Predicted 3D model of a 314-nucleotide RNA (Bacterial RNase P class A) from Salegentibacter sp. Its mean pLDDT, the model's own confidence on a scale to 100, is 78.
[in-house]
RNA sequence: AAAGCAGGCCGCCUUAUCGCUAUUCCGUUAAUCGGGAUAGAGGAAAGUCCGGACACCAUAGGGCAGUGUAGUGGGCAACACCCACCGGCUGUGAAGCCAGGACCAGUGCAACAGAAAGAAUGUACAGGUAAUGCUGUAGUGAAACCAGGUAAACUCUACGCGGUGCAAUGCCAUGUAAACCGGUAUUUGUAAACGGCCCGUUUGCUACCGGAGGGUAGGCAGCUAAAGGUUUUUGGUAACAAAAACUGUAGAUAAAUGAUAAGGGACCCGCUACCGGUGGGGUACAGAAUCCGGCUUACAGGCCUGCUUUUUUC
Numbered sequence: 001a002a003a004g005c006a007g008g009c010c011g012c013c014u015u016a017u018c019g020c021u022a023u024u025c026c027g028u029u030a031a032u033c034g035g036g037a038u039a040g041a042g043g044a045a046a047g048u049c050c051g052g053a054c055a056c057c058a059u060a061g062g063g064c065a066g067u068g069u070a071g072u073g074g075g076c077a078a079c080a081c082c083c084a085c086c087g088g089c090u091g092u093g094a095a096g097c098c099a100g101g102a103c104c105a106g107u108g109c110a111a112c113a114g115a116a117a118g119a120a121u122g123u124a125c126a127g128g129u130a131a132u133g134c135u136g137u138a139g140u141g142a143a144a145c146c147a148g149g150u151a152a153a154c155u156c157u158a159c160g161c162g163g164u165g166c167a168a169u170g171c172c173a174u175g176u177a178a179a180c181c182g183g184u185a186u187u188u189g190u191a192a193a194c195g196g197c198c199c200g201u202u203u204g205c206u207a208c209c210g211g212a213g214g215g216u217a218g219g220c221a222g223c224u225a226a227a228g229g230u231u232u233u234u235g236g237u238a239a240c241a242a243a244a245a246c247u248g249u250a251g252a253u254a255a256a257u258g259a260u261a262a263g264g265g266a267c268c269c270g271c272u273a274c275c276g277g278u279g280g281g282g283u284a285c286a287g288a289a290u291c292c293g294g295c296u297u298a299c300a301g302g303c304c305u306g307c308u309u310u311u312u313u314c
Stems, first nucleotide, its partner, number of pairs: 001310010012264007020040008042285001046296002049294005054165004061199004066161005071085005086100001087098004101156002106154002108150002123138005169221004180211004189205005228247008265283001267281006
């Protein structure tokens, strides 16, 4: 100096004007309105692929079917996630990837070639027998003596998994048709209990199921203090854990978090007298909706740290 590997961070800035939402203060006791202060979309908010918190169903029980994981140990609220070690594969290497239990429990699959692909077969040569592919070599093929391979083939083994989801759920107001038709059963029975079936349990008994029809679809809560964040110390190879201090960072509801103007920065291209100047372009992926921990995918450009290989000089 070039090319890489791993980890982390930023991802436009400033000013002015106007506009939106929330909290709070004032005008004001209150409503409307006005003014001030503070705050206002991410590293992925995305995909909806996993795991939960929370809510309801029943008290969440047992089993079958179904489904998930699969070396060993650790972390975590938990996980199919993360860390370490072992094994295998890729790379010169730093590193990266793995659906990593069992083929003597059983059933399958393997084109072509070859004589024949497994309870199978006997081509060529040689040896041997009373006789027989009885024995060996060659040849074809990925694989040829009761063979090995394959389970991201079916399957088996071990360990797990109740379901539905903030459109959950709870409260208030308004309004109606507690009406009409049909059905089942009478506590030895029957119906219901939000993935399917069975058992058990609980509750109800004019409950419940079905049909057609009527009313409402408004408001409040859930709704943001969290398994939260930052820093330091200690323990640990690490993931991470504990302690202390500080902090506490949107809550919309047809959906706010912006628009305009000027200047500047980084980047790209052209010109150039190359410390520089000048003209043009243009500024990534993308937008919260109950919340959190992961994984996967997208990303113009820039910065930092450690490590590897090659080349050159001292």

Its Rfam family is "Bacterial RNase P class A". Rfam's curators write: Ribonuclease P (RNase P) is a ubiquitous endoribonuclease, found in archaea, bacteria and eukarya as well as chloroplasts and mitochondria. Its best characterised activity is the generation of mature 5'-ends of tRNAs by cleaving the 5'-leader elements of precursor-tRNAs. Cellular RNase Ps are ribonucleoproteins. RNA from bacterial RNase Ps retains its catalytic activity in the absence of the protein subunit, i.e. it is a ribozyme. Isolated eukaryotic and archaeal RNase P RNA has not been shown to retain its catalytic function, but is still essential for the catalytic activity of the holoenzyme. Although the archaeal and eukaryotic holoenzyme s have a much greater protein content than the bacterial ones, the RNA cores from all the three lineages are homologous -- helices corresponding to P1, P2, P3, P4, and P10/11 are common to all cellular RNase P RNAs. Yet, there is considerable sequence variation, particularly among the eukaryotic RNAs. Identified in Yersinia as Ysr151/RnpB. Of the family's consensus pairs, 96% are formed in the model. The source organism's lineage runs through Bacteria, Bacteroidota, Flavobacteriia, Flavobacteriales and Salegentibacter.